The part of an RNA shown here (large-subunit ribosomal RNA, domain VI) has 265 nucleotides and comes from an Actinomycetota bacterium. It matches the Rfam family "Bacterial large subunit ribosomal RNA". Rfam links the family to the GO terms ribosome and structural constituent of ribosome. The coordinates come from a structure-prediction model, not an experiment, and the mean pLDDT is 85. The full RNA is in RNAcentral, with records from ENA.
Context: one part of a larger RNA
RNA sequence: CGUAGGAGACUUGAAGGGAGCUGUCCCUAGUACGAGAGGACCGGGACGGACGCACCUCUAGUGUGACAGUUGUCCUGCCAUGGGCACGCUGUUUAGCUACGUGCGGACCGGAUAAGCGCUGAAGGCAUCUAAGUGCGAAGCCGACCCUAAGAUGAGGUCUCCCACGGGGUAACCCGGUAAGGCCCCUUGCUAGACGACAAGGUUGAUAGGCCGGAGCUGUAAGCACAGCGAUGUGUUCAGGCGACCGGUACUAAUAGGCCGAGGG
Numbered sequence: 001c002g003u004a005g006g007a008g009a010c011u012u013g014a015a016g017g018g019a020g021c022u023g024u025c026c027c028u029a030g031u032a033c034g035a036g037a038g039g040a041c042c043g044g045g046a047c048g049g050a051c052g053c054a055c056c057u058c059u060a061g062u063g064u065g066a067c068a069g070u071u072g073u074c075c076u077g078c079c080a081u082g083g084g085c086a087c088g089c090u091g092u093u094u095a096g097c098u099a100c101g102u103g104c105g106g107a108c109c110g111g112a113u114a115a116g117c118g119c120u121g122a123a124g125g126c127a128u129c130u131a132a133g134u135g136c137g138a139a140g141c142c143g144a145c146c147c148u149a150a151g152a153u154g155a156g157g158u159c160u161c162c163c164a165c166g167g168g169g170u171a172a173c174c175c176g177g178u179a180a181g182g183c184c185c186c187u188u189g190c191u192a193g194a195c196g197a198c199a200a201g202g203u204u205g206a207u208a209g210g211c212c213g214g215a216g217c218u219g220u221a222a223g224c225a226c227a228g229c230g231a232u233g234u235g236u237u238c239a240g241g242c243g244a245c246c247g248g249u250a251c252u253a254a255u256a257g258g259c260c261g262a263g264g265g
């Protein structure tokens, strides 16, 4: 820009893409078969491999976030306590992201067939699966399963909302203010993301921060008291500290506002 008014939702599916794999064991059955050795078709079941998709409950990794311990050095006048120094180093670890973890998938089924196997059956009194007719038959083909999808210009469908404004023009049309609605702008996103986009919100508000509570992590703070000459230990104390998690709460910030947007056949 188009989809013959302008919008907001929900859809149909032309078409395209993805997937399509396979092993071992058990039962049937030591049966059929075979002198024996050996050893099935058909059918049923269990457990795997590789691959793919999704997810983070478990396990594991990361975790410049969190807590604790600790070296050197500087600072907070000193002690003590803290703070800085390319995460200083070490231990543990929430969320998120991951696989080494977990769940699921290939299927079943239908249609038309290939090689092949047939039925009926002439030409050609027989025979013949084929000439007319007709039936089976593959991991393959078309569906079925998953995804995209109406720019499918063949531009589809359904529901709901907005209204038939003012000026100019013979008319097509042009200009302007609006409606439903949308955008800008702002708070944000670990439901999204390179940026756009998408999504949640913008005071009729829980969108982010703060605060409060919870879950969780770390592992028993400082100060004081006591014991010890002291290093240190014990008590107060499952303390203190803490974030990405889950809720609550308008304290702070989403203020105020601007623009676009139908009049048609």
Stems, first nucleotide, its partner, number of pairs: 001151001005162007015148004021049007033038001051105005059099004065093006072085004109143003116136004165176004181260004185202005207253003210249005216242003223236005